[in-house]
RNA sequence: AUCUCAUGCCGAGUGGUCGAGGGACUGGCCCGAUGACGCCACGGCAACCGGUUGAAGGCCGCCCUUCAACGUCCAGGUGCCAAUUCCAGCCCGGAGCCGGGUGCUUCCGGGAAAAAUGAGAA
Repeated sequence: AUCUCAUGCCGAGUGGUCGAGGGACUGGCCCGAUGACGCCACGGCAACCGGUUGAAGGCCGCCCUUCAACGUCCAGGUGCCAAUUCCAGCCCGGAGCCGGGUGCUUCCGGGAAAAAUGAGAA
C1' cells in the first nucleotide's frame, strides 16, 4: 500500500517550542502573529481491542462462539482532546421558488462514496 467488518450530532487542554499556514481533496465556512498546524512535557477523554461478570449454544468443561452489562476495569494496547467526519460534493425523496422543466439547488430527511479510527485477512 490492498481487501473485509464495525463506528462517529457524546466526551476530553494547559504549559513550552517553532514561526505561517491549518482544517485529507474541491467548493463553502471557519481556525491562525492575542502565535494556529506540527513537535515535546504534563493533564484529560473513553471508541475498538483486551479484562471482569452473567446468559445461551457448541454432547461436559476452567476451552470456543454469540449476546448483554460493567471504566469503582490495571485506563493494559491502539486511538482521540475547535466546529456532527465542520458542512456540502454522487443518488433518492419531501418542502420552497419560478421562466413550469430531465428547471433552480434555498431548506429538510435517507442512502452511497471518500477520508479517519479500530479489529481482522492475504
SAM riboswitch aptamer (S box leader) from a bacterium, 122 nucleotides, folded computationally.
It was read from a public genome assembly, where an Rfam model found it.
Rfam family: SAM riboswitch aptamer (S box leader). Its Rfam clan is "SAM clan".